[in-house]
RNA sequence: GGUUCCUUGGUGUAGUGGUUAUCACGCUCGCUUCACACGCGAGAGGUCGCCGGUUCGAUCCCGGCAGGAAUCA
Numbered sequence: 001g002g003u004u005c006c007u008u009g010g011u012g013u014a015g016u017g018g019u020u021a022u023c024a025c026g027c028u029c030g031c032u033u034c035a036c037a038c039g040c041g042a043g044a045g046g047u048c049g050c051c052g053g054u055u056c057g058a059u060c061c062c063g064g065c066a067g068g069a070a071u072c073a
Base pairs, nucleotide, nucleotide: 001072002071003070004069005068006067007066010025011024012023018056027043028042029041030040031039049065050064051063052062053061
């Protein structure tokens, strides 16, 4: 340098065009306990990597850019 793929709460992830973006772990609070842990309940936390485009409507489709992975040279 060429080709293919990935980027979504703190971490790991689901989500193949329809308007409150899923789950688990973690975090906070409450219940429980003498206390802690476990367990149960509730809550906070996301400009869906960035910039444009298509569309009535984009996490999803298209282009570019950035970062990362595999492979070829």
Predicted 3D model of a 73-nucleotide RNA (transfer RNA) from Panagrellus redivivus. Rfam family: tRNA. By type it is a transfer RNA. Rfam's curators write: Transfer RNA (tRNA) molecules are approximately 80 nucleotides in length. Its mean pLDDT, the model's own confidence on a scale to 100, is 82. The organism belongs to Panagrellus, within Eukaryota.